[in-house]
RNA sequence: UCGGAAGGCUGGACGGUCGCGGGCUGAUCUUUUUUCGGAAAGUGAAGCGCGAGGAAAGUCCGGGCUCCAUGAAGGCACAGUGCCGGGUAACGCCCGGCGGGGGUGGUUCGCCACCUUCAGGGAUAGCGCCACAGAGAGUAAACCGCUUCGCGUGCGAAGUAAGGGUGAAAGGGUGCGGUAAGAGCGCACCGCUCGCGCGGCAACGCGGGAGGCAUGGCAAGCCCCACUGGGAGCAAGAUCGAAUAGGGGUGACUGCAUUUCGGUGCAGGGCGGCCUCCAGCCCGUCAUCCGGGUAGAUCGCUGGAAGGGGCAGGCAACUGUCUCUCUAGAGGAAUGGCCGUCCAGGCGCGCAAGCGCUGGACAGAACCCGGCUUAUAGGCCUUCCGACGUU
RNA sequence: CGGGCUAUAGCGCAGUUUGGUAGCGCGUUCGUCUGGGGGACGAAAGGUCGUAGGUUCAAAUCCUGCUAGCCCGA
Repeated sequence: UCGGAAGGCUGGACGGUCGCGGGCUGAUCUUUUUUCGGAAAGUGAAGCGCGAGGAAAGUCCGGGCUCCAUGAAGGCACAGUGCCGGGUAACGCCCGGCGGGGGUGGUUCGCCACCUUCAGGGAUAGCGCCACAGAGAGUAAACCGCUUCGCGUGCGAAGUAAGGGUGAAAGGGUGCGGUAAGAGCGCACCGCUCGCGCGGCAACGCGGGAGGCAUGGCAAGCCCCACUGGGAGCAAGAUCGAAUAGGGGUGACUGCAUUUCGGUGCAGGGCGGCCUCCAGCCCGUCAUCCGGGUAGAUCGCUGGAAGGGGCAGGCAACUGUCUCUCUAGAGGAAUGGCCGUCCAGGCGCGCAAGCGCUGGACAGAACCCGGCUUAUAGGCCUUCCGACGUU
Repeated sequence: CGGGCUAUAGCGCAGUUUGGUAGCGCGUUCGUCUGGGGGACGAAAGGUCGUAGGUUCAAAUCCUGCUAGCCCGA
C1' cells in the first nucleotide's frame, strides 16, 4: 500500500424562495353583555420560533401507564425460560467468567497463549424412536474368523467381542500380563461414575480414594427438575355532550263512584268503515323536567428509568455526582417542491493542472420507554489476519 | 392493536401429526395405431419442497429469524 474478518461511529453542508402542520403574540371584523370604562366568545391579516429515524420498520421479548377481575396461601392445567455470577425498573437483553467444539501461533510435546463459536439443566425416573445395510441397534449380539471337543473330514456342539465385514453409531480406549482361544479376567495410564480434601461467591478446577464401568445416541420427541407468568390494551381510559328515535317522572286533556272537598278507588281508551253485531289497527296528545348511550369536542399527549460533557467507582455491562441542553404531537393524518454554492461518489475528455455531465442508501413518527431482529449507498476509526514493497 | 393459516413440477393438490428413496391428476415431449386430425395405448422429461441458519447420522417434516399472500376479531 492492497485485500479480508470482527467491532464501533456517521447517515451530506450552507443559503434563497413558494407551500404544509402545531405553538406563542395578535391587526381587522362579527355576536353577546354592560355599572358605557370595558368584558366574554368567535374570525384570524401579519410577525416570531419549532417540525422524523438509526432503524420511526417487524411487532419478537420486557416494562411504565390505564381499565377489568381478584380475601390470603397453596395445588392443578397451559405457556415460556434453562452453565455460573453480575448489571438493570424488568427481560428470552447486556457484561464478565466456566466448560465443550473449531482455527492460528508457540512449545521443554506435558501443554500454553490468542481469536472465534455454542437453545450449554437432566439420557443409571420412565415411555418412545434409531430407516437402509448388517448376525446383532440395546437387559446384551456369533455372519466370517479364532479355539476346544465329537465324528461320517467338512459338518455339528460348546467357548470367544482380539481381528474382519455392515452402518451415522457395534456395548470405554491404549499397552502389558493372562488364556485352549479370548475377554476389565488382572494390572498401569487415560476416560466415566460416586464419595473425600483443598481453592473459588458459584459454574468449576486441582489432588487423592473407591467402583471394572451392559452407564450407546436423540429431550429444537413425550417427559422430569428448577424458575417465571391474572387478563386486556391509548379504538386503554376520563370529562362534556347535539339532532332524531326511544326510556322515566309530573301536570293538563276522559268517564263513573265516593268524599271530611285535600283527594281516593274503579273503568281501558282512541281511530276509520252510515249504525249495531263483529273484525282490524294504535298505545294516547300537549307542556315541562330527568337520566343513559351515539355523532362530535376536550383531556390522556409528550420533560423522560431523557441526552451531551467533566469527575469518581467498576475488568466490563453499568452506577453515583456536578454541570449544560431540551419545544413534532397529527387525527383520511404536516415534515414537501424549485433554485444557487460546495462536500463525498460515478462517468467522459485531457500528458498534466483541470474541465464537463451526472448524482445522494434504507426508509418515514401516531401513548411512551429499554432491548432484539431485519433493511441500509457512501464515509471514518480501532483490533486481528494475509499478500507485496522498503528499512 | 390482537389472533391464526398457507407457500411442494407449468396448473391444482397429497406427503409434515409419528424425521429415513418426493408422489397423484391435468398439462408438456417422444413413439405406435390413422391417409391426416382427434382419441387411445406405451414411454420419458420436468422439483434449490418460499428464503437464511441451526438440531440430528439423516430435515419438505423439528426449532429460530426473514419474505410473500390470505383470513378472523376489537
This is a predicted complex of two RNAs, RNase P RNA and transfer RNA, with 465 nucleotides together. It holds a member of the Rfam family "Bacterial RNase P class A". By type it is a ribozyme. Rfam's curators write: Ribonuclease P (RNase P) is a ubiquitous endoribonuclease, found in archaea, bacteria and eukarya as well as chloroplasts and mitochondria. Gene Ontology terms of the family: tRNA processing, dimeric ribonuclease P complex and ribonuclease P activity. Model confidence (mean pLDDT): 75 of 100.